The RNA shown here (transfer RNA) has 73 nucleotides and comes from Polulichloris maxima.
The source organism's lineage runs through Eukaryota, Chlorophyta, core chlorophytes, Trebouxiophyceae and Polulichloris.
It matches the Rfam family "tRNA". Rfam classes the family as a transfer RNA.
The gene name in the source record is trnT-UGU.

RNA sequence: GCCUGUUUAACUCAAUUGGUAGAGUAUCGGUUUUGUAAACCGAAAGUUGAUGGUUCGAGUCCAUUAACAGGCU
Numbered sequence: 001g002c003c004u005g006u007u008u009a010a011c012u013c014a015a016u017u018g019g020u021a022g023a024g025u026a027u028c029g030g031u032u033u034u035g036u037a038a039a040c041c042g043a044a045a046g047u048u049g050a051u052g053g054u055u056c057g058a059g060u061c062c063a064u065u066a067a068c069a070g071g072c073u
Stems, first nucleotide, its partner, number of pairs: 001072007010025004019056001027043005049065005
């Protein structure tokens, strides 16, 4: 220098051919217990890496760009 892949909640990951962004863990509250843990119930947590474009509508399609991983020279 070229090619491919990844980027979404604090962490690990989903999201069907474009149609309301979800789960587990962790956190917080409650129930339970002499108390803690565990278990159960509930809540909160998001500019989908960034900036634009297409569209009635974009995590998804297109362009540019950043970080990381792998391969080739």